[in-house]
This is a predicted structure of a 134-nucleotide RNA (c-di-AMP riboswitch aptamer (ydaO/yuaA leader)) from a Dehalococcoidia bacterium.
The coordinates come from a structure-prediction model, not an experiment, and the mean pLDDT is 80.
The organism belongs to Dehalococcoidia, within Bacteria.
């Protein structure tokens, strides 16, 4: 030197998962508040039948067809890529979990949850912020 590997700060990325006070046994710590997410739950509204393999929730994470054993293939079609938005191009995702025979919407009201994974693509209108100079 150059790799590979670990840890620590910035500075961001997907996410609701953020910030602020207090307590002590100092810990992946408790309690509370702010904010951001989310379930429950009238009345009108909807729905009212029959079968069944019950049925629901978070989430972008699902639909068709071709295959037949495979990290399978196509199309649609959601989501995601270092200010915000439209266009275009392009990569990359299309899982996991929970509830437990229950839940349409739903005002008051009642309840929860703040994790966890990482290192992030271009051209273009429009817009806004930050620095420089004049």
């Nucleotide at each position: 030197a150059a790799g590979c590997u670990g840890g620590a700060a910035a500075c961001g990325u997907c996410g609701a998962a953020u910030c602020c006070a207090g307590c002590g046994c100092u810990c992946u710590g408790c309690u509370g508040g702010a904010a951001c997410g989310g379930g429950g739950g009238a009345a009108c509204c909807a729905a009212u039948u029959u079968c069944c393999c019950g049925g629901g929730g978070u989430g972008a994470a699902c639909g068709c067809g071709c295959a037949c054993c495979a990290c399978g293939c196509g199309c649609g079609c959601g989501g995601c890529g270092a200010c915000u938005u439209c266009c275009g191009a392009u990569g990359c995702c299309g899982a996991a979990c929970c509830c437990g025979u229950c839940a349409g919407c739903u005002a008051a009201c009642c309840c929860c949850g703040u994790a966890g994974a990482c290192g992030u693509u271009c051209g273009g209108g429009a817009g806004g912020c930050a620095u420089u100079u004049g």